Source information:
Predicted 3D model of a 467-nucleotide part of an RNA (small-subunit ribosomal RNA, 3' major domain) from an uncultured bacterium.
[in-house]
Context: one part of a larger RNA
RNA sequence: UGACGGGGACCCGCACAAGCGGUGGAGCAUGUGGUUUAAUUCGAAGCAACGCGAAGAACCUUACCAAGGCUUGACAUCCCCCUGACGGGCACAGAGAUGUGCCGUUCCUACGGGACAGGGGAGACAGGUGGUGCAUGGUUGUCGUCAGCUCGUGUCGUGAGAUGUUGGGUUAAGUCCCGCAACGAGCGCAACCCUUAUCAACAGUUGCCAGCAUUCAGUUGGGUACUCUGUAGAGACUGCCGUGGACAACACGGAGGAAGGCGGGGACGACGUCAAAUCAUCAUGCCCCUUAUGUCUUGGGCUACACACGUGCUACAAUGGCUCGAACAAAGUGACGCAAGGCCGCGAGGUUAAGCAAACCACGAAAACGAGUCUCAGUUCGGAUUGCAGGCUGCAACUCGCCUGCAUGAAGUUGGAAUCGCUAGUAAUCGCAAAUCAGCAUGUUGCGGUGAAUACGUUCCCGGGUC
Numbered sequence: 001u002g003a004c005g006g007g008g009a010c011c012c013g014c015a016c017a018a019g020c021g022g023u024g025g026a027g028c029a030u031g032u033g034g035u036u037u038a039a040u041u042c043g044a045a046g047c048a049a050c051g052c053g054a055a056g057a058a059c060c061u062u063a064c065c066a067a068g069g070c071u072u073g074a075c076a077u078c079c080c081c082c083u084g085a086c087g088g089g090c091a092c093a094g095a096g097a098u099g100u101g102c103c104g105u106u107c108c109u110a111c112g113g114g115a116c117a118g119g120g121g122a123g124a125c126a127g128g129u130g131g132u133g134c135a136u137g138g139u140u141g142u143c144g145u146c147a148g149c150u151c152g153u154g155u156c157g158u159g160a161g162a163u164g165u166u167g168g169g170u171u172a173a174g175u176c177c178c179g180c181a182a183c184g185a186g187c188g189c190a191a192c193c194c195u196u197a198u199c200a201a202c203a204g205u206u207g208c209c210a211g212c213a214u215u216c217a218g219u220u221g222g223g224u225a226c227u228c229u230g231u232a233g234a235g236a237c238u239g240c241c242g243u244g245g246a247c248a249a250c251a252c253g254g255a256g257g258a259a260g261g262c263g264g265g266g267a268c269g270a271c272g273u274c275a276a277a278u279c280a281u282c283a284u285g286c287c288c289c290u291u292a293u294g295u296c297u298u299g300g301g302c303u304a305c306a307c308a309c310g311u312g313c314u315a316c317a318a319u320g321g322c323u324c325g326a327a328c329a330a331a332g333u334g335a336c337g338c339a340a341g342g343c344c345g346c347g348a349g350g351u352u353a354a355g356c357a358a359a360c361c362a363c364g365a366a367a368a369c370g371a372g373u374c375u376c377a378g379u380u381c382g383g384a385u386u387g388c389a390g391g392c393u394g395c396a397a398c399u400c401g402c403c404u405g406c407a408u409g410a411a412g413u414u415g416g417a418a419u420c421g422c423u424a425g426u427a428a429u430c431g432c433a434a435a436u437c438a439g440c441a442u443g444u445u446g447c448g449g450u451g452a453a454u455a456c457g458u459u460c461c462c463g464g465g466u467c
Base pairs, nucleotide, nucleotide: 008467009466010465011464012463013462015458016457019422020421021420022419023418026314027313028312029311030310031309032308033307034305035304042053043052064300065299066298067297068296069295070294073125077124078123080121081120082119083118088103089102090101091100092099093098106115107114108113127289128288130287131286132285136283137282138278139277140276141274143272148187149186150185151184152183153182154163155162156161167178168177169176193266194265195264196263198234199233201231202230203229204228207224208223209222212221213220237260240254241253242252243251244250316415320374321373322372323371324370325369332363333362334361337356338355341352342351343350344349381412386407387406388405389404390403391402392401428450429449430448431447432446433445434444
């Protein structure tokens, strides 16, 4: 000077408290450990690994295993020699990779040869998801969006260092004010950026429809007022009033206002910490392999299963289940696509096919609401599991996909100790879309619909800041 203390003072945070809903019990999904295996590829490990890398393992992917092949190689550059184009098609053998055979085939030329690509041979070399993240770059997590971390000059101290940055107030904030041997400055904070909430201007199709006609229908004429969309603007600044305060910073109340004291949300992450993570995104030093630790193929595995843990989904029902009727979104996506409508099928779906490169066409809501039924049961709750019959994608659904119908109808009656999330359009609940993607979503990332309870307070638990 730091760090630490079951030292003190002050302050903050869903940290506790006050509430609401969960996890921990059940079934299943998914990840991990363990075990097993020829292989169950590798990485991630308290918070900060475990629906994580993986925004999607049937083959491929794929790195693993078994078997069958290749050795200048699947891929790159250069040089020498031989050969002829390359590409394409067919047949046979084979699990295929591949091998053999057949058909067919370039350009320029000074006729010496040359150009380009393929095959064979020889050599430099290629290749490695092999090792080391404790050799590294880059990227990322975390403390933490916490309010801190420093420097120049000056001053003090023999010096390490201190001061500034402490103190009195105040703030979300080292935010600001006042004071002060300090005076200034930098990285952070805030603001500048995006979005959302209000208004006016401009614009008016593919959007909209108040008035006027018209109609089954904003469908058509018409209009561009309204909604909406888009561009450039306005608006909020403690600006105004009052009270308190050191007449300051600021705090509290009020007015006006769509919005009030950072309006809500996002992006943005200081100096540093953890030899934190990543050599398997990529790059890269060194080490290692070089007829193999490289590379090609077929099949298998990553999907195993006495068990243990994490994260989720579905439930245990009446604020409910089932049947019928009939409403209301936002944000997206669409040509190897989205597909209306018609017909067929109980259905998944099939068939036909209009429209749409899309404010034009399509994908396309569910809870809620109305009516009926069930009457507290392991049930008309719950749907696991299993059998049969089908559909779709795709060379191919046995290992190992998703979906439908009929039948089957398990556990489960609200979950021990313990533990998690959340302060408002939030929690809870309801569906929709997208990325990946041939197919596969209870995951992830977005979107809207319905829409609460509680916060006395800071003694205690946890984390953090200042003295």